This is a predicted structure of a 130-nucleotide RNA (FMN riboswitch aptamer (RFN element)) from Ruminiclostridium cellobioparum subsp. termitidis CT1112. The prediction has a mean pLDDT of 78. RNAcentral records the identical sequence in 2 taxa. RNAcentral holds the sequence, with entries from Rfam and Ribocentre. The organism belongs to Ruminiclostridium cellobioparum subsp. termitidis, within Bacteria. Of the family's consensus pairs, 97% are formed in the model.
[in-house]
RNA sequence: GCGUAUCUUCAGGGCAGGGUGAAAUUCCCUACCGGCGGUAAUAUGCAGUUGAAUGCAUUAGCCCGCGAGCGAAAGCAGACAUGGUGAGAUCCCGUGGCCGACAGUACAGUCUGGAUGGAAGAAGAAUUGG
Numbered sequence: 001g002c003g004u005a006u007c008u009u010c011a012g013g014g015c016a017g018g019g020u021g022a023a024a025u026u027c028c029c030u031a032c033c034g035g036c037g038g039u040a041a042u043a044u045g046c047a048g049u050u051g052a053a054u055g056c057a058u059u060a061g062c063c064c065g066c067g068a069g070c071g072a073a074a075g076c077a078g079a080c081a082u083g084g085u086g087a088g089a090u091c092c093c094g095u096g097g098c099c100g101a102c103a104g105u106a107c108a109g110u111c112u113g114g115a116u117g118g119a120a121g122a123a124g125a126a127u128u129g130g
Base pairs, nucleotide, nucleotide: 006125007124008123009122010121017029018028019027031110032109033100034099035066036065037064038063043058044057045056046055047054061098062097069076070075080096081095082094083093084092102113103112104111
């Protein structure tokens, strides 16, 4: 210095303002939010150099998966188009759309509840071994 039994810690955000109504954060106008891993022609930062090249990190809600949730089990489990640039983009730029578990309740991505829970994963320590 590397790795391992195992242990510890961390690990989800959001209806402001109005309308109708007996009653709505649930309907209507509008507003706001986007877990984790991967992918990187873009962009940003750091290192490097005379200057570059180059390397590293970050960068997608709807591309591929995972988790949460439902189920006795097998399993089930949301959403993107278009124009531009370009060798190459559903990740860049422009434009316009769409999605979001279960229970409760005037019909819920945002309130209340299961949940001071669980978890994808991230960080650190490390008996022992080589």